A computed fold for a 68-nucleotide RNA, annotated as Pistol ribozyme.
RNAcentral holds the sequence, with entries from ZWD.
Its mean pLDDT, the model's own confidence on a scale to 100, is 86.
Rfam family: Pistol ribozyme. A reference for the family is Weinberg et al. (2015), "New classes of self-cleaving ribozymes revealed by comparative genomics analysis", Nat Chem Biol.

């Protein structure tokens, strides 16, 4: 130097070519992912289509909280 925990900076942490995770303060909570900010991808709900059920595609609302 290099990857990953959605996405850019940043913390945090894990690993050694893999992308996983019982790390990521600690205990709970949520469908909602580790944190912060922005993002709006996943996650949620609401109409509308296509369709061979599961599905899939567009718009619209929203976008985990609490204590220490």
């Nucleotide at each position: 130097a290099g990857a990953c925990g959605u996405u850019u900076g940043g913390g945090c942490g894990u690993c050694g070519u893999u992308a996983a995770a019982u790390a990521g303060c600690a205990g709970g909570u949520u469908a909602g992912g580790c944190c912060c900010a922005a993002a709006g991808c996943g996650u949620g709900g609401g109409a509308g289509c296509c369709a061979g059920a599961u599905g899939g595609c567009u718009c619209c609302c929203g976008g985990u909280c609490c204590u220490g």